A computed fold for a 73-nucleotide RNA from Candidatus Aenigmarchaeota archaeon ex4484_52, annotated as transfer RNA. The RNAcentral record of the sequence draws on ENA. It matches the Rfam family "tRNA". It is annotated as a transfer RNA. Lineage of the source: Archaea > Nanobdellati > Candidatus Aenigmatarchaeota. Model confidence (mean pLDDT): 82 of 100.
RNA sequence: GGUCUCGUAGCUCAGUGGUAAGAGCGCUGGUCUUAUAAGCCAGAGGUCUUGGGUCCAAAUCCCAACGAGACCA
Numbered sequence: 001g002g003u004c005u006c007g008u009a010g011c012u013c014a015g016u017g018g019u020a021a022g023a024g025c026g027c028u029g030g031u032c033u034u035a036u037a038a039g040c041c042a043g044a045g046g047u048c049u050u051g052g053g054u055c056c057a058a059a060u061c062c063c064a065a066c067g068a069g070a071c072c073a
Stems, first nucleotide, its partner, number of pairs: 001072007010025004018056001027043005049065005
C1' cells in the first nucleotide's frame, strides 16, 4: 500500500428496516446465613464510534472519516 471483517451497557456479545434496544457476567439494594459465598428478588447503567445520505420509519441499508483485527504484498 491492497482486500476483507468488525465498532451496541464496565466486560463478552445478541439484535440484519417497524411500537418502549436486550442477555450473561460484573455493579447497587433487599432476602437467606452466626458470618461470607452460592441461590432467589428488585434496581441502576446506552446520544448503538463520528458526520452525511436513502426511506413514512435506520443500531440495521448506502457513502466518507476515525479506530480495532485478519490476510496479501